[in-house]
Context: one part of a larger RNA
Molecule: small-subunit ribosomal RNA, central domain
Organism: metagenome
RNA sequence: CUGGGCGUAAAGGGUGCGCAGGCUGAUAUACAAGUUAGAUGUGAAAUACCCGAGCUUAACUUGGGAGGUGCAUUUAAGACUGUAUGUCUAGAGUUAGUCAGAGGAUGGGAGAAUUCCGAGUGUAGCAGUGAAAUGCGUAGAGAUUCGGAGGAAUACCGGUGGCGAAGGCGCCCAUCUGGGAUAUAACUGACGCUCAUGCACGAAAGCGUGGGGAGCAAACAGGAUUAGAUACCCUGGUAGUCCACGCCCUAAACGAUGUCUACUUGCUGUUGGUUCUAGAUAGAAUUAGUAGCGAAGCUAACGCGAGAAGUAGACCGCCUGGGGAGUACGGUCGCAAGAUUAAAACUC
Numbered sequence: 001c002u003g004g005g006c007g008u009a010a011a012g013g014g015u016g017c018g019c020a021g022g023c024u025g026a027u028a029u030a031c032a033a034g035u036u037a038g039a040u041g042u043g044a045a046a047u048a049c050c051c052g053a054g055c056u057u058a059a060c061u062u063g064g065g066a067g068g069u070g071c072a073u074u075u076a077a078g079a080c081u082g083u084a085u086g087u088c089u090a091g092a093g094u095u096a097g098u099c100a101g102a103g104g105a106u107g108g109g110a111g112a113a114u115u116c117c118g119a120g121u122g123u124a125g126c127a128g129u130g131a132a133a134u135g136c137g138u139a140g141a142g143a144u145u146c147g148g149a150g151g152a153a154u155a156c157c158g159g160u161g162g163c164g165a166a167g168g169c170g171c172c173c174a175u176c177u178g179g180g181a182u183a184u185a186a187c188u189g190a191c192g193c194u195c196a197u198g199c200a201c202g203a204a205a206g207c208g209u210g211g212g213g214a215g216c217a218a219a220c221a222g223g224a225u226u227a228g229a230u231a232c233c234c235u236g237g238u239a240g241u242c243c244a245c246g247c248c249c250u251a252a253a254c255g256a257u258g259u260c261u262a263c264u265u266g267c268u269g270u271u272g273g274u275u276c277u278a279g280a281u282a283g284a285a286u287u288a289g290u291a292g293c294g295a296a297g298c299u300a301a302c303g304c305g306a307g308a309a310g311u312a313g314a315c316c317g318c319c320u321g322g323g324g325a326g327u328a329c330g331g332u333c334g335c336a337a338g339a340u341u342a343a344a345a346c347u348c
Stems, first nucleotide, its partner, number of pairs: 004319003007302002012316001014201004021194003025088007033081002035077008049065006091191001092188005097182003103177007110154001115149007125136002162169002206247006215241002220236004258315006266293012297304002321348003330341004
């Protein structure tokens, strides 16, 4: 390179946007670059192939012939690709209506609970466990009533419910703002798909500066358990968890399933639209999601099955025995932690 693959065996990039590149709807005309066919020239000799000849044969030598992917010129064809010029509306988009939503950002507000503080009542325990002890308490705890402070999170509703590209998003209100669905008209007229490099976003933990700190809680301390117990259990408890700004850029970042498009029997739930039906607490149709089961088909099996892992197409990413190793070295990025790119010797 050809080939075979990527749900679970090695393998889908964490996600999107998007330049180059690749691919690209219907139709008419023109051109003839690609394409196809013919002709001419060239494609050295030797070698190789075919038919012969010469050494006694063979090897070897030698005569003739055929062939030669290719290249150039030329003639023709006009389907397909391409190019140019028109036209179209099925893809894509715009305008006008309606709708659902924890989509995002900022500001304001609310109630329950935990903790702490002050005051009252009140007395000997509280807390904790398998059992205990450390711990708290006669300097008045725990319990209970009232008042106050502060931080974080929003019970029920709540749902294989919703929204978002993914990460993710859940009390209420306001402002700003992104996307989506649906129905009917009109408009633009292929404006599309994918996307190496690039850019942006990216849980948690971690880092820097400044705040904040109720609860929880790495580290740490003590008490237990135990042969030991640097643990599991208990009492405490600091970073952190929260906010602002700036970094980090990784996850079982999972549907372990890249994005887009078309096609292919069905049944049952559920969410958001729209339409229809005299029988309306209902039924039917259609559309966009989200679940369960299953025909054909696929699969090594498990299973998938119109939301495909079926049947096909376009583009990107990735894999090629286990270990060494996602390591070393070098490069790039980072304050650091480290991230990313990524071998070999050796060994089975």